[in-house]
RNA sequence: GAGGACUCUGGAGAAUCCCGCUUGAGCGGGUGCCGAAGGUGCAAGGGCGAAACGCCCGAAUCUCUCAGGCAAAAGGACAGAGAAAAACGG
Numbered sequence: 001g002a003g004g005a006c007u008c009u010g011g012a013g014a015a016u017c018c019c020g021c022u023u024g025a026g027c028g029g030g031u032g033c034c035g036a037a038g039g040u041g042c043a044a045g046g047g048c049g050a051a052a053c054g055c056c057c058g059a060a061u062c063u064c065u066c067a068g069g070c071a072a073a074a075g076g077a078c079a080g081a082g083a084a085a086a087a088c089g090g
Base pairs, nucleotide, nucleotide: 001088006082007081008080009079010078015031017030018029019028020027021026032070033069034068038066039064041062045057046056047055048054
């Protein structure tokens, strides 16, 4: 130099819905929703194969809604700033 644990700042969406329990935060169930923790799926392309409309690898803020979430708080992909150690390079 690189790297990016961690710190600071910004950061969207969707019922403060219904029922029961507790009454202190909350817990269980139901219906309707959201898409930005995490996870699922795959396009181009690549690999295997004689070949296939075959199999495998294969990205996202797309997709699904499993998980999570739907007042505030917390969390939050991502962005900006700073930044420890190791690998690696000089």
The RNA shown here (Glycine riboswitch aptamer) has 90 nucleotides. Its mean pLDDT, the model's own confidence on a scale to 100, is 81.